This is a predicted structure of a 350-nucleotide part of an RNA (small-subunit ribosomal RNA, central domain) from a metagenome.
The coordinates come from a structure-prediction model, not an experiment, and the mean pLDDT is 87.

Context: one part of a larger RNA
RNA sequence: CUGGGCUUAAAGCGUGCGUAGGCUGCCUAAAAGGUGAGGUGUGAAAUCCCUCGGCUCAACCGAGGAACUGCGCUUCAAACCAUUAGGCCGGAGGAAUACAGGGGUAAGCGGAACAGAUGGUGGAGCGGUGAAAUGCGUUGAUAUCAUCUGGAACACCGGUGGCGAAAGCGGCUUACUGGGUAUUUUCUGACGCUGAGGCACGAAAGCUAGGGGAGCAAACGGGAUUAGAUACCCCGGUAGUCCUAGCUGUAAACGAUGAGCACUGGACUGAGGAGACCCUCACAUCUUCUCGGUCGUAGCGAAAGCGUUAAGUGCUCCGCCUGGGGAGUAUGGUCGCAAGGCUGAAACUC
Repeated sequence: CUGGGCUUAAAGCGUGCGUAGGCUGCCUAAAAGGUGAGGUGUGAAAUCCCUCGGCUCAACCGAGGAACUGCGCUUCAAACCAUUAGGCCGGAGGAAUACAGGGGUAAGCGGAACAGAUGGUGGAGCGGUGAAAUGCGUUGAUAUCAUCUGGAACACCGGUGGCGAAAGCGGCUUACUGGGUAUUUUCUGACGCUGAGGCACGAAAGCUAGGGGAGCAAACGGGAUUAGAUACCCCGGUAGUCCUAGCUGUAAACGAUGAGCACUGGACUGAGGAGACCCUCACAUCUUCUCGGUCGUAGCGAAAGCGUUAAGUGCUCCGCCUGGGGAGUAUGGUCGCAAGGCUGAAACUC
């Protein structure tokens, strides 16, 4: 002189796009703003520091030196940062070909199940439970057969399988459309990374308007249970669940783990390509790229554990934390139709 953290103790924004800003590949040259070195001017005195001296000592005072870490001018250097000019292909992007996929939107279609309607058969129960009862049924239920109508969800395949930024996405077909991977290495030539504000997306529940309504089912009613039973169990049942157009903007939105790049022993395994071998093709085997999972070396860690998908080793950028309660409360601001969201204290107390 520098200085801690964020899987589980407080702490990674739910996710992306992107503005400013920050950071930024390789090579050559120029110039010299930053940077470095020398010279010079200035940096008042006092103070501080060092040495010597004066009051008997000290405080104090006097003398000399150093220092004043700064700034200006000037000369030089050219590695690094910035600048200018030229170039490169490894980062990034594009093109062609091939491939996989529940990625998105729209339209159409399908079968099983369920409920209802009509008709046939049939004739006393059905249903439900730990046991019952409420409930349904001679105005013919349950059961069974046929036909029709309706809405919602897509069994098997289905998989520590796939896709998507996340939320999330699963019957089939078609149209339009986003992203990814592999190969080729013909194109552009740093176009990159991150990202305060900002913008967009964002489960479920909820809200507004209009539809729809089979099943399920908050609220609510009834039957049981119980000391009670505003519950668990049973019979019903409305919002809602579904669609369209908007709003809301939150979740244990979790991998409780921000994004990007590079480096660092292995073993086993899943998905998608490409190549080699074989060659008539396919399988198997081997190599390689991308994505996913398990176990473990070093290392890390308080431990549990993490361990090339790091919580290892480094760099860049953003977000966040600073004892428990009070409190995600009050207040102000802002957004919302509302519910409420975002921002967000203090007194006091331990």